A computed fold for an 80-nucleotide RNA from a Nitrospiraceae bacterium, annotated as c-di-GMP-I riboswitch aptamer. Rfam family: c-di-GMP-I riboswitch aptamer. Its family is annotated with cyclic-di-GMP binding in the Gene Ontology.
RNA sequence: CCCCAAAAAAGGUAAAGUACGGGAAACCGUAUGGCACAAAGCCACCUUUCCGGUUAAAACCGGAACGAGGGGUUACUGGA
Numbered sequence: 001c002c003c004c005a006a007a008a009a010a011g012g013u014a015a016a017g018u019a020c021g022g023g024a025a026a027c028c029g030u031a032u033g034g035c036a037c038a039a040a041g042c043c044a045c046c047u048u049u050c051c052g053g054u055u056a057a058a059a060c061c062g063g064a065a066c067g068a069g070g071g072g073u074u075a076c077u078g079g080a
Stems, first nucleotide, its partner, number of pairs: 003079003012037002017032006035067001041073003045070003048065006
C1' cells in the first nucleotide's frame, strides 16, 4: 500500500415515532428517541425511487433521497 471484518479496545453515527420550524411537495433543520450501521463519513457523476412542471405519449426540465445500488474520495482498531 492492497485486501478482509472474526474476537477485542477506543469511540462514532442515529431509523421509525413525537414536538417545533422551513418548503407547493418530495423532503430538510433542531430537540427528543434508539431501529440499525465497519464507512449508515463526505460527494448528486451514473442508475434507481420520490416530488413538481411539461407532453397525445415518450422524452425532457427543475427539485429531493448517499440509511437504494454503483462509482469517487477520506478514515479508527485489528489481522482470525

NCBI's taxonomy places the organism under Bacteria, Nitrospirota, Nitrospiria, Nitrospirales, Nitrospiraceae.